This is a predicted complex of two RNAs, RNase P RNA and transfer RNA, with 412 nucleotides together.
Model confidence (mean pLDDT): 75 of 100.
It holds a member of the Rfam family "Bacterial RNase P class A". Rfam links the family to the GO terms dimeric ribonuclease P complex, ribonuclease P activity and tRNA processing.

[in-house]
RNA sequence: GAAGUUGACGGGAUAAUCGCGGGGGAAACCCUGAGGAAAGUCCGAACACCCAAGGACAGGUCGCCGGAUAACGUCCGGUGCAGGUGACUGUGAGGAUAGUGCCACAGAAAUGUUGACUGCCGAUGGAAUAAAAAUUCACAGGCGAUGGUGCAACGGUGGGGUAAGAGCCCACCUGUAAUACCGAGAGGUAUUAGCAAGGUAAACCCCGACAGGGUGCAAGAUUAGAAGAGUUAAGGUCGUCCGCCAUUCUUCUUUAUAUCGCUCGAGGCUCUAGGUAACUAUAGUCCAAGACAGAUGAUUAUCAAAUACAGAAUUCGGCUUACAGUCAACUUCCUUU
RNA sequence: GUCCUUGUAGUUCAACGGAUAGAACUGCCCCGUCCUAAGGGGUCAAUGCUGGUUCAAUUCCGGCCAAGGACACCA
Numbered sequence: 001g002a003a004g005u006u007g008a009c010g011g012g013a014u015a016a017u018c019g020c021g022g023g024g025g026a027a028a029c030c031c032u033g034a035g036g037a038a039a040g041u042c043c044g045a046a047c048a049c050c051c052a053a054g055g056a057c058a059g060g061u062c063g064c065c066g067g068a069u070a071a072c073g074u075c076c077g078g079u080g081c082a083g084g085u086g087a088c089u090g091u092g093a094g095g096a097u098a099g100u101g102c103c104a105c106a107g108a109a110a111u112g113u114u115g116a117c118u119g120c121c122g123a124u125g126g127a128a129u130a131a132a133a134a135u136u137c138a139c140a141g142g143c144g145a146u147g148g149u150g151c152a153a154c155g156g157u158g159g160g161g162u163a164a165g166a167g168c169c170c171a172c173c174u175g176u177a178a179u180a181c182c183g184a185g186a187g188g189u190a191u192u193a194g195c196a197a198g199g200u201a202a203a204c205c206c207c208g209a210c211a212g213g214g215u216g217c218a219a220g221a222u223u224a225g226a227a228g229a230g231u232u233a234a235g236g237u238c239g240u241c242c243g244c245c246a247u248u249c250u251u252c253u254u255u256a257u258a259u260c261g262c263u264c265g266a267g268g269c270u271c272u273a274g275g276u277a278a279c280u281a282u283a284g285u286c287c288a289a290g291a292c293a294g295a296u297g298a299u300u301a302u303c304a305a306a307u308a309c310a311g312a313a314u315u316c317g318g319c320u321u322a323c324a325g326u327c328a329a330c331u332u333c334c335u336u337u
Numbered sequence: 338g339u340c341c342u343u344g345u346a347g348u349u350c351a352a353c354g355g356a357u358a359g360a361a362c363u364g365c366c367c368c369g370u371c372c373u374a375a376g377g378g379g380u381c382a383a384u385g386c387u388g389g390u391u392c393a394a395u396u397c398c399g400g401c402c403a404a405g406g407a408c409a410c411c412a
Base pairs, nucleotide, nucleotide: 001333002332003331004330005329006328007327008326009325012303013302014301015300016299017298018297020033021032022031023030024029035309039320040319042318043317044316045315046314047216048215049214050213051212054242055241056240057239060210061209062208063207064078065077066076067075068074079093080091081090082089083088094206095205099204100203101200102199103198117147119143120142121141124140125139126137127136128135129134155173156172157171158170159169160168174196175195176193177192178191179190180189181188182187220260221259222258224253225252226251227250228249229248235245236244237243267286268285269284270283272281273280274279338408339407340406341405342404343403344402347362348361349360350359355392364380365379366378367377368376385401386400387399388398389397
């Protein structure tokens, strides 16, 4: 000098005046009042209610390994692969010999031991010429090597070999399989075997795992009277069918947008212990908005200055997205001394 | 607040994952007419944005953005 990783802060502090929500108090008055994302509503739960706790089918989500957690598609650690000189970063990463589908155009051929467009050979067999050697062929036939097409052409490069060719043989490389060792596992290392025919599952699908189904605080609970409907019905059981329900369904009037749910919770902070870590346990300590037209503001003075994204609505754990200006710790590479 | 649905020319709709994204109306130009209209010919114009899967994405899968809709206590 250029980078990487992690963590923290983020219209402040003090004083005065006025004002708003919530709580306390007889009153005076006192206490308290937005975020790291309160956002998107993308996952996972708590909680509440309906049905069920009987069955069948359909459908959904997840997907390397191990762990954490109430749970998760989240987090931590590792493996493989990819990128970077490096610190480090990214990763939707089960199965393509279970089966099916698709692979346009181009190309000879696109999955079938297939395919001869450009080509190579013609050793062997045949034919012709010929005394013979040998030569020739729109021959039989042998070739996937060459060119061309394409995202992709059946392992790659080089050599040997051959009539020409070919893992036919050899060396190295890539993959696969077997064996041995290491690892808890994903997997790694070594040796051996010519064993070597694509891709796509964010196409259907197969395998494994998960979850009773559904609705979301506008869930729901409490406070009340009348009329009507009724078992072959309507309605409910919010995927379908069987089955099940009588505490059912519809309408009207009125109080009222009433009270509860409502904020103490898988809560925060500190110390110690365990663990690489996520996290867990013990002890101590703290209580920090709760509205329902919806509060959280304004002015003045001082401090050197004051500028981002953005405003709670049942509550938590995550993810994602937005973000002016800063701070701290650790690490890497380059240059110079 | 909670939960759904949908984004393709200016408008209304199409499009098995296969390449110039199609049609109708509209706009513009030309023909037509004395001038207009009808009619005829031509032309402009789009996959909301951004990543990924795939040889290939309007289509499949994420993340954003925008628009629309439903749901209220009724004891």